[in-house]
RNA sequence: GGGAGGGUAGCAUAGUCUGGUGGUGCUCUCGACUGAUAAUCGAGUGGUCCUGGGUUCAAAUCCCAGCCUUCCCA
Repeated sequence: GGGAGGGUAGCAUAGUCUGGUGGUGCUCUCGACUGAUAAUCGAGUGGUCCUGGGUUCAAAUCCCAGCCUUCCCA
C1' cells in the first nucleotide's frame, strides 16, 4: 500500500441479507420461597446500536467518508 471481518445495555451475544415497537443470557434492584443463606421462580431498571453526512414517510439495517480493532496479501 491492497483486501476481508468486527464495533449493539455493566459483560457476552442475536437482529442487518429482505428498512417498520432493539431482544436473549449473565449481572444489578425488588418480591416470593427458607429459621437464615444458596439454588429456583416472578417482576423491574438499564441502549445517542463506534462517529459524521446522505437516501427514505421511516435507518442498528441501504449509500459515502472517517475512527478503533482482528486477520490475510504485498

This is a predicted structure of a 74-nucleotide RNA (transfer RNA) from Candidatus Iainarchaeum sp. Rfam family: tRNA. By type it is a transfer RNA. Its family is annotated with triplet codon-amino acid adaptor activity in the Gene Ontology. Lineage of the source: Archaea > Nanobdellati > Candidatus Iainarchaeota > Candidatus Iainarchaeales > Candidatus Iainarchaeum.